A computed fold for a 1500-nucleotide RNA from an uncultured bacterium, annotated as small-subunit ribosomal RNA. The sequence is in RNAcentral, with records from ENA and SILVA. It matches the Rfam family "Bacterial small subunit ribosomal RNA".

[in-house]
RNA sequence: AGAGUUUGAUCCUGGCUCAGAAUGAACGCUGGCGGCGUGCUUAACACAUGCAAGUCGAACGAUGAAGCCUAGCUUGCUAGGUGGAUUAGUGGCGCACGGGUGAGUAAUAUAUAGGUAACGUGCCUCUUAGUCUGGGAUAGCCAUUGGAAACGAUGAUUAAUACUGGAUACUCCUUCUAACUCUAAUGUUAGUCGGGAAAGUUUUUCGCUAAGAGAUCGGCCUAUUUCCCAUCAGCUUGUUGGUAGUGUAAGAGACUACCAAGGCUAUGACGGGUAGCGGGUUUGAGAGGAUGAUCAGCCACACUGGGACUGAGACACGGCCCAGACUCCUACGGGAGGCAGCAGUGGGGAAUAUUGGACAAUGGGCGAAAGCCUGAUCCAGCAAUACCGCGUGUGUGAAGAAGGCCCGAGGGUUGUAAAGCACUUUCAAUUGGGAGGAAUACCUGCUGAGAUAAUAUCAGGCAGAUUGACAUUACCUUUAGAAGAAGCACCGGCUAACUCCGUGCCAGCAGCCGCGGUAAUACGGAGGGUGCAAGCGUUAAUCGGAAUUACUGGGCGUAAAGCGUACGUAGGCGGUUUGUUAAGUUAGAUGUGAAAGCCCCGGGCUUAACCUGGGAACUGCAUUUAAAACUGGCAAACUAGAGUUAAGUAGAGGAGAGUGGAAUUUCAGGUGUAGCGGUGAAAUGCGUAGAGAUCUGAAGGAACACCAGUGGCGAAGGCGACUCUCUGGACUUAAACUGACGCUGAGGUACGAAAGCGUGGGUAGCAAACGGGAUUAGAUACCCCGGUAGUCCACGCCCUAAACGAUGUUCACUAGUCGUCGGGAUGCUAGUCAUCUCGGUGAUGCACUUAACAGAUUAAGUGAACCGCCUGGGGAGUACGGUCGCAAGAUUAAAACUCAAAGGAAUAGACGGGGACCCGCACAAGUGGUGGAGCAUGUGGUUUAAUUCGAAGAUACGCGAAGAACCUUACCUAGCCUUGACAUUGAUUGAACGGACCAGAGAUGGACCGGUGCCCUUCGGGGAACAUGAAAACAGGUGCUGCACGGCUGUCGUCAGCUCGUGUCGUGAGAUGUUGGGUUAAGUCCCGCAACGAGCGCAACCCUCGUCCUUAGUUGCCAGCAGGUUAAGCUGGGCACUCUAGGGAGACUGCCUUCGUAAGGAGGAGGAAGGUGAGGACGACGUCAAGUCAUCAUGGCCCUUAUGGCUAGGGCUACACACGUGCUACAAUGGGGCGUACAGAGAGUUGCGAUACCGCGAGGUGGAGCUAAUCUCACAAAGCGUCUCUCAGUUCGGAUUGAAGUCUGCAACUCGACUUCAUGAAGCUGGAAUCACUAGUAAUCGUAGAUCAGCAAUGCUACGGUGAAUACGUUCCCGGGUCUUGUACUCACCGCCCGUCACACCAUGGGAGUUGAUUUCACCCGAAAUUGGGAAGCUAACCUUCGGGGGGCUACCACUUACGGUGGAAUUAGCGACUGGGGUGAAGUCGUAACAAGGUAACC
Repeated sequence: AGAGUUUGAUCCUGGCUCAGAAUGAACGCUGGCGGCGUGCUUAACACAUGCAAGUCGAACGAUGAAGCCUAGCUUGCUAGGUGGAUUAGUGGCGCACGGGUGAGUAAUAUAUAGGUAACGUGCCUCUUAGUCUGGGAUAGCCAUUGGAAACGAUGAUUAAUACUGGAUACUCCUUCUAACUCUAAUGUUAGUCGGGAAAGUUUUUCGCUAAGAGAUCGGCCUAUUUCCCAUCAGCUUGUUGGUAGUGUAAGAGACUACCAAGGCUAUGACGGGUAGCGGGUUUGAGAGGAUGAUCAGCCACACUGGGACUGAGACACGGCCCAGACUCCUACGGGAGGCAGCAGUGGGGAAUAUUGGACAAUGGGCGAAAGCCUGAUCCAGCAAUACCGCGUGUGUGAAGAAGGCCCGAGGGUUGUAAAGCACUUUCAAUUGGGAGGAAUACCUGCUGAGAUAAUAUCAGGCAGAUUGACAUUACCUUUAGAAGAAGCACCGGCUAACUCCGUGCCAGCAGCCGCGGUAAUACGGAGGGUGCAAGCGUUAAUCGGAAUUACUGGGCGUAAAGCGUACGUAGGCGGUUUGUUAAGUUAGAUGUGAAAGCCCCGGGCUUAACCUGGGAACUGCAUUUAAAACUGGCAAACUAGAGUUAAGUAGAGGAGAGUGGAAUUUCAGGUGUAGCGGUGAAAUGCGUAGAGAUCUGAAGGAACACCAGUGGCGAAGGCGACUCUCUGGACUUAAACUGACGCUGAGGUACGAAAGCGUGGGUAGCAAACGGGAUUAGAUACCCCGGUAGUCCACGCCCUAAACGAUGUUCACUAGUCGUCGGGAUGCUAGUCAUCUCGGUGAUGCACUUAACAGAUUAAGUGAACCGCCUGGGGAGUACGGUCGCAAGAUUAAAACUCAAAGGAAUAGACGGGGACCCGCACAAGUGGUGGAGCAUGUGGUUUAAUUCGAAGAUACGCGAAGAACCUUACCUAGCCUUGACAUUGAUUGAACGGACCAGAGAUGGACCGGUGCCCUUCGGGGAACAUGAAAACAGGUGCUGCACGGCUGUCGUCAGCUCGUGUCGUGAGAUGUUGGGUUAAGUCCCGCAACGAGCGCAACCCUCGUCCUUAGUUGCCAGCAGGUUAAGCUGGGCACUCUAGGGAGACUGCCUUCGUAAGGAGGAGGAAGGUGAGGACGACGUCAAGUCAUCAUGGCCCUUAUGGCUAGGGCUACACACGUGCUACAAUGGGGCGUACAGAGAGUUGCGAUACCGCGAGGUGGAGCUAAUCUCACAAAGCGUCUCUCAGUUCGGAUUGAAGUCUGCAACUCGACUUCAUGAAGCUGGAAUCACUAGUAAUCGUAGAUCAGCAAUGCUACGGUGAAUACGUUCCCGGGUCUUGUACUCACCGCCCGUCACACCAUGGGAGUUGAUUUCACCCGAAAUUGGGAAGCUAACCUUCGGGGGGCUACCACUUACGGUGGAAUUAGCGACUGGGGUGAAGUCGUAACAAGGUAACC
């Protein structure tokens, strides 16, 4: 410090997620030791049991043990004395501390700083003064007595440091007076009336009382501060203030009476929700955020609510009274209780410990003290709960052991790891020792110059003794031995770390992206590795990363985001100059900011954690001093902002009234006749009752052609005939005046298109709804014919729009150029001129900005001021609540839930029922077919034991198959074999091999005969080939996967494209080049150009054909010469010609004309051939997971007496049917008969097979010739000539069937071809639709070959013969190319995607109601208690005139009031039949709304 994730890729926006730190944690697996912290976050739920606050006999009466002494005598008892242990009670102090908890509390709290001249303070310290004199009770005890108990009642008697009268007393309190302080005051000082004390003990000590001071601890008050909700906007009657009282320690509406009507609030009152607060903790660079365990400070609470008493202090955790709930006891009458003290129990919960020890230390209470008490505290126990430290060994050790795992079979890895060898012993175990926490403590003795009257005694000094829970302490040491001590998570990317096996969208994983559908580094296991380590992971919640709420530090044209517009209140901000002030601001000083913590420097535990000393810091607050630049305040001025006045100008600016013409429609009339109208085409509609057309006239309503313009005006919405009236604003020019009067603007107010609403008019045209006609699968639409609200007017509402420049208002500054509108000035050549200038409105374009697009003086640039708004998508601008509205609805405006995206701009493609250009037998123009018939063949389907398998739009279907009777053959049935039919290794044996016999369908099995070879040799033997063959390794598989692959192939497509290097442009993907203008068959070439070059394609090079030359002539040819035949290159001879096959030439837009810058085009000449001459081979980058595991090769998987191998038979040839491809036809351009002419290219020795003979024929006999320019196949056919047929199901057509044959072959039954005779089916030119072809082509005619024994061949591949028609042209169909445009597509339009319905699940709104909770109002009831009242009862102290009084107590009454009750209201929560929409969900239904002109442009 960043990373992953939206896309085909890119940049941006934006969310989600991760890596870090941290926790009072929990859970899973694992677990050696020690130190040091921490440990109910949930039920402030309920609590059994024990303990947590007592102490003082030196305050008091009483009790009176042990011990000691004395006496009596029955020597072990009694009596007396002393002694004072013990303690219930009275009394004092304490119990208000310490300990717990965080329910309540949003300010009676906390924090910080102040005030108290408005107050208190026990114990403690200091100072001063005093401590005199009386009195009456009472508990205890005793007696009687009530009650189950708790607890009492009555009577008698008693003490005090208990209670109480009197005296004395100041500087105390109080009344009044005077003076002082800056005013004032309840201040200070002085005087004065009145009032108020005490406790003893023999002394001292210790106490007590009064006053003052201090210290400590508090009370009250003030300022500032402290969470969320405005869907809480108004709240308040003791409320705000005054006067007089009450009350308190003290101020105060704190309370009471009266008076006034105030007080708070947008700087958030009131209400609701949540919450103890801060020091700190945690995170963060910081600013911030989150948090408030342990520690220490403050507050609040103590079963719930209320109340007071006592006291220095409480409205009191372990006190009291009352009410309530709960629990317990009970004799049913009545009582008792409060763990949020320490342990502990139940319960709740994911979850949190021992019913431990000790007062040894520290601290607290009481006491003179010893001492007692102390669950405060100190320790121990439990828990890896956090932090820190240590260990689980060290060195050496390669045969790189074994085993595991992997493997390319060689090896690699685990791994110096282990073993082995040599050492060490921390920790744990064991043996013995052993600090410190403990001495100024306490006790005893001695001393004691000081205090004292004093030798008691005290302060002080000396000596001695005593005190440790922890504790078997820390620490040291002995002994033994590597001995007792390693796990957890992860290994696809982020993120360090990889392989095998299993599984097969299953099981599962997952923080995000995402893995898993047979080769998973992502699941599970293993080996290996990585990380951390007595822990490791997971989960939860926090901060960070997140600049993702932006103060530091973000944005708003299109990503979320500028209010529809203006005016304007509060507020915010504000021009120039001078003076003053000192609120802001700046600097210094002082006080405070507790301690702890953090940080720095030290110190102590072996180190560290931990503890500890010092410092710094605590960024704050307050007080004070100073400064005066800036902001603010005050005062005075100025004119540049703003405004006023004058003269002009332009304008669809607004309102009202009036007027006008064109057009539509309707009505009336005339002319006139059959249609009109409408559409893609139609129909509905109108019209013979006279339409439409045309002419005349009339009526009525609405809108204002041309002018008209990125022209004008207005704040926006908006405004368009003309005239008049009223009226707002703007601009220009020149001076004068006012003197900051300004800008913005939360709330507020006004205006605000269209539609809509209300009332009343109006209604020509148009036109939601509606009706009809079409279209359509449907058509509640688009189109057509009608048509009502509405549109118009007046008045009143509504208040929203894609109300848009998707751009808030104002001000200033920052290059230009070209238009246009309204003014002004200057110049001259006086114009339809030029220049300058002010104000509007446009285009283009620098700097700059921007993610890009774009913006660019009319900013989206650079700055200033103010306002509004945004924070992922969906849910949702929805629900609820409020406000407004007649309604429709508007406005304000969430959450649950759900997704990992949604989005912007630009890029490359692809696509478009977008555009432009171009090409192709693509269409058109032609020719011939297919589709109909029969047959052949392939496929589907069906059938079957099997009908083996593959191929599937184009690019499967006469395809693999250039040939299934057996074989082939992969399929089926049956019978057999199991190291195998085949390969390698192989102990043994034998050569190999040949012959015939038996069984069997055969494979096979049985039995027998013959035969001994080749090479080397040291003669023993060895070797090669072949055969046999135990045992194994292995063979074998046309089994699966073409979606694991190689190779090969099809297709787009012989289409003209596809790319690269360098440079340049762009943030980037990418672009440029390759686009543009021409041209071409062509990215072919030329020109231009930030490109310059290059590669793969195109073309050319290759082959065939066409012309010529040359070379060579046998098997070819033969002109000339010769011979020769019935004939014939037959022969001699020749190589001229043809031909054969080698080599060359030839064609290049080269030449001419013309057009063009050029490339090139058009025409012409010559030429065998002319513009790539014709044809072939040749197929760029890539696409289709195209085809093929059955040609072959091959990974993985599967079978192994079978999915392998052998054999026989069958099947692949089935047959209701459907489709593709063909053949033959339907006839006269023909059929048949006869005669007759002319090819090319092939093939042939297991072959082609001549002449000849036989057969009607297929063919047979036979075997010349030929390994082929020699021989053979081999007659070419159409054609030509001639005869016949005469339009018929025929002399067309030949299917089918019968019979007889031929040939091949072991074998023609399933299942061959051919021949002959006979038979003679459908079919008379083929619906919708569809195919091929542009010249030697189509059409037509035959020939040959491969495969092959034969043949299903009408197929395929070649060959030649005869030989056309047509192309105007590119509108349309199909395919393709280039450029451009739109896009929500990129699996790329066979794309994407919307809504209803149906089903499942989830959360949520409404809902008759119902059940709670909280708050509140009114009324009723009214405990305890304080205060007050009157004076009914009772009454020790004091007074008394002796009657009584005073005082007190009890009862009663009143006010306030808790709980409770009744009724109402508000808020909130749960449930709720039914219901609304929403979300989610591999393959449901219906349509096709959007994205392209999305097929009616879309949207508001």